Molecule: THF (Tetrahydrofolate) riboswitch aptamer
Organism: mouse gut metagenome
RNA sequence: GCAGAGUAGGAUUUUGCGCGUUAAGUGCUGAGUGAACAGGGAGUUGUCAUUCAGACGAAAAGGAAACUUGCGGUGCAUUAUCCGCAUCCCGCUGC
Numbered sequence: 001g002c003a004g005a006g007u008a009g010g011a012u013u014u015u016g017c018g019c020g021u022u023a024a025g026u027g028c029u030g031a032g033u034g035a036a037c038a039g040g041g042a043g044u045u046g047u048c049a050u051u052c053a054g055a056c057g058a059a060a061a062g063g064a065a066a067c068u069u070g071c072g073g074u075g076c077a078u079u080a081u082c083c084g085c086a087u088c089c090c091g092c093u094g095c
Base pairs, nucleotide, nucleotide: 001095002094003093004092009083010082011081012080015077016076017075018074019072020071021070028054029053030052031051032050033049034048035047039090040089041088042087060069061068062067
């Protein structure tokens, strides 16, 4: 000098257990706080979580009941695949 490995996390997906369907949640906007970001250091206007405020907004059906079948850009865990350090410096492996 050239090539390469590797994280957090994200997207979609499988399965299970829930929540809502008396509308919470999800998604969107603004503000605050916090966290993480390859082996080491730094680290954002990017990512994630959370709080407050705002706008928008829905699929129910059956049953005597228990409940069942649906529905929700629904929560957690889980399966598989794919993407993957904003960026900077150093390091690691091969030549």